[in-house]
Context: one part of a larger RNA
RNA sequence: GCCAAGGAGUGAAGGUAAAUGGCGAGGUUAAUUAUCUUUGCGAUAAGAAGCCGUAGCGAAAGCGAGAGAUCGUAUGCAAAAAAGAUCCGCGUAUGAAAAUGCGUCGAGUUAUUUACCUUCGACCCGAAGCCAGAUGAUCUAUUCAUGCUCAGGGUGAAGUCUUCCUAACGGAGGAUGGAGGCCCGAACAAGUGUUACGAGCAAGUAUUUUGAUGAAGUAUGAUUAGGGGUGAAAAGCCUCUCUAAUCUGGCGAUGUCUGGUUCCUGCUGAAAUAUACUUUAGUAUAGGCUUGUUGCGUUGACUAACAAGGUAAAGUACAGAUUGGACUUGCAGAGGAUUUUUCCUACGGAGUACUUUCUAACUAAGAAUUUGUUAGUAACUUGCAACAGGACUCAGGGCUGGGGCGUAAGGUUCCAGUCCGAAACCGGAAAAACGGAGAUUGAGGUUAAGGUCCCUAAGAAUAUGUUAAGUGUGUACGAAGAGUGUCUUGAACCUGAGACAGUGGGGAGGUAGGCUCAGAAGCAGCCAUCCUUUAAAGAAAGCGUAACAGCUCACCCAUCGAGGUUCUCGGCCUCGUAAAUGGACGGGGCUAAACAUAUCACCGAUACCUCAAUGUUAUCCAUUUGGAUAAUCAAGUAAGCAGGCGUUCUGUUCGAGUAGAAGCAUUUUCGAGAGAAAGUGUGGAUUGAAUGGAAACGAGAAUCUUGGC
Numbered sequence: 001g002c003c004a005a006g007g008a009g010u011g012a013a014g015g016u017a018a019a020u021g022g023c024g025a026g027g028u029u030a031a032u033u034a035u036c037u038u039u040g041c042g043a044u045a046a047g048a049a050g051c052c053g054u055a056g057c058g059a060a061a062g063c064g065a066g067a068g069a070u071c072g073u074a075u076g077c078a079a080a081a082a083a084g085a086u087c088c089g090c091g092u093a094u095g096a097a098a099a100u101g102c103g104u105c106g107a108g109u110u111a112u113u114u115a116c117c118u119u120c121g122a123c124c125c126g127a128a129g130c131c132a133g134a135u136g137a138u139c140u141a142u143u144c145a146u147g148c149u150c151a152g153g154g155u156g157a158a159g160u161c162u163u164c165c166u167a168a169c170g171g172a173g174g175a176u177g178g179a180g181g182c183c184c185g186a187a188c189a190a191g192u193g194u195u196a197c198g199a200g201c202a203a204g205u206a207u208u209u210u211g212a213u214g215a216a217g218u219a220u221g222a223u224u225a226g227g228g229g230u231g232a233a234a235a236g237c238c239u240c241u242c243u244a245a246u247c248u249g250g251c252g253a254u255g256u257c258u259g260g261u262u263c264c265u266g267c268u269g270a271a272a273u274a275u276a277c278u279u280u281a282g283u284a285u286a287g288g289c290u291u292g293u294u295g296c297g298u299u300g301a302c303u304a305a306c307a308a309g310g311u312a313a314a315g316u317a318c319a320g321a322u323u324g325g326a327c328u329u330g331c332a333g334a335g336g337a338u339u340u341u342u343c344c345u346a347c348g349g350a351g352u353a354c355u356u357u358c359u360a361a362c363u364a365a366g367a368a369u370u371u372g373u374u375a376g377u378a379a380c381u382u383g384c385a386a387c388a389g390g391a392c393u394c395a396g397g398g399c400u401g402g403g404g405c406g407u408a409a410g411g412u413u414c415c416a417g418u419c420c421g422a423a424a425c426c427g428g429a430a431a432a433a434c435g436g437a438g439a440u441u442g443a444g445g446u447u448a449a450g451g452u453c454c455c456u457a458a459g460a461a462u463a464u465g466u467u468a469a470g471u472g473u474g475u476a477c478g479a480a481g482a483g484u485g486u487c488u489u490g491a492a493c494c495u496g497a498g499a500c501a502g503u504g505g506g507g508a509g510g511u512a513g514g515c516u517c518a519g520a521a522g523c524a525g526c527c528a529u530c531c532u533u534u535a536a537a538g539a540a541a542g543c544g545u546a547a548c549a550g551c552u553c554a555c556c557c558a559u560c561g562a563g564g565u566u567c568u569c570g571g572c573c574u575c576g577u578a579a580a581u582g583g584a585c586g587g588g589g590c591u592a593a594a595c596a597u598a599u600c601a602c603c604g605a606u607a608c609c610u611c612a613a614u615g616u617u618a619u620c621c622a623u624u625u626g627g628a629u630a631a632u633c634a635a636g637u638a639a640g641c642a643g644g645c646g647u648u649c650u651g652u653u654c655g656a657g658u659a660g661a662a663g664c665a666u667u668u669u670c671g672a673g674a675g676a677a678a679g680u681g682u683g684g685a686u687u688g689a690a691u692g693g694a695a696a697c698g699a700g701a702a703u704c705u706u707g708g709c
Base pairs, nucleotide, nucleotide: 001709002708003707004706005705006704011120012119013118014117015116016115017114018113019112020111021110022109023108026052027051028050032046033045034044035043036042056063057062066088068087069086070085071084075080089104090103091102092101093100094099123260124259126257130250131249132248133247134246135245141224143222144221145220146219147218148217149216150214152184153183154182155180159176160175161174162173163172164171165170188211189210190209193207194206196205197204226242228238229237230236263644264643265642266641267640268639273286274285275284276283277282287393288392289390290389291388292387293386294385295384296383301377302376303375304374305373306372307371308370314363315362319359320358321357324354326352327351328350329349331348333347334345335344336343337342396420397419398418399417400416401415402414403413404412405411425436426435427434440613441612442611443610444609445608446607450603451602452601453588454587455586459600461599462598463597464596465595466594472590473589481575482574483573485572486571487570490567491566492565493564494563502559503558504557505556506555508532509531510530513527514526515525538553541552542551543550614634615633616631617630618629619628620627621626645698647695648694649693650692651691652690653689654688655687656686663682664681665680666679667678668677669676670675
């Protein structure tokens, strides 16, 4: 891992509700006893003790209630009248009273079943822990007793002897000597690194490494025991167990936590919010769901008409901002002129009309959605409310619009709507929530979003433009700024009396203007910037020289021969533009198969339409199953409700079986399904149907348990 078998809402007592029975102003027995008995406290009988109800109010003492009236449904010819509602009265408590609270014109009780609640182990499995009593020092820690072990080599302390020096103390050399928690290194002990091997009695082996006469190692026997020991101290060790050993018991400890919880079908169908909590993994109450009963009843849905509104978009009449000039006004200030009071201004202010750009706290005008009223259309009453039973939910998330915080975030926190959650299908290459659209089953058509060159169903569709960047073919993805890329709108100016560009020529004189300066001659600087000749030519727009010189320009002429120059509206395009394996429009590829505008076809979903079928609900007809009609009904997690299938045992009735039961294997048929039936083979003795009853009643999951492979 697989297979088989086992494996989880049970029982008792009490309570609440519903359903079904019994009796009913009453209902009911408990323990216990007797008899019978299939021996199961099973059946029958007895047994009024007790309990609930029939009266309440009051803290208590205590006191202690209508067959009243009106309306009125079922029913009824009617009168009337159960139910129900209202009023009056009455009981009691409080109060001086007024009055107020509760009660009052009778329905309960008992049994069974189901659902839920409470107390118990209470659906099952699962802690770490706490306490008690025992068992452990054959491992290991300390200590004690008695023993044992340490190849070999090296170094060479003190002491001793001797030679020499010295007055002496002492010193030096040579021998001898053999010290040391000394050195190297076996046994022995340890266990540092590596992680190669590892079919083993595996915390192993190998290799490397450390100590190896010592605080050394080791054998045997003994000592200390669990909040205790022992510890050269690591919270180490105390039998692979130690921040409190092990075993047994309390014990099914407890677990707001994790996991699991077993057949089918049908109907409905949530929440992730508020408040509170030592509360944020939970729970309670409310909200939302469901079932039942009752009531109201066209309220709900859809369509239309008529109203309401001031948002989106838009706009600039109003309010407030904002761009540019124009005009008006000397008007607080400022400047100037005059001159003592006036004037002027290209500063500033105010105003007018035009123009540019805006607005949550602007709106002349103004959608969609929404809301109200009325009417219509159908229709499985969908809607609302009350009461009663049962829940689940309390971690939410995405998008659109509007807010807070934040540089921002697939951020966080609010509000409204919507979707996912709990929603399949089609599109978006792929995809929780984006677009289309809400799936009972089968068949045939038509469309939606989105698409139509090939992959790939359908147009290499039609018409007119744009793009040359593979831009694009995907708002994932690009800003400010820049462009003599190209198309387009409009305006002004020049132009056959020749424009623009190119080419050729001229570009002069007074004069080197004056000043300054070493120099200053168009061209360091300051001032002025004239005149002449001219087709034209600046007292010079650049380069250049020390200063001149020299080369261009403006400007003019000639040549050439047709448009040119400047600004501007709007497209598409380019640059701006940087990430790590080679590479992505889904891919191929495409110059349209790209982009823009317009048109007609076609494809395309479980949507819509048609036909058929099943179920559900409602209505009608029959009432015994049933039949007919209709639907704008039939997606669904948690959850509620309803109806069924199967297993074991059992009461009653009826059966089957050696002419072959159950079981096993296989095939076929029936059923929406749980499942059922039949045939064949095997098997060799039991077993079923109908209708009731009772459950140790249904497995694929729980690191489930046991066994097998």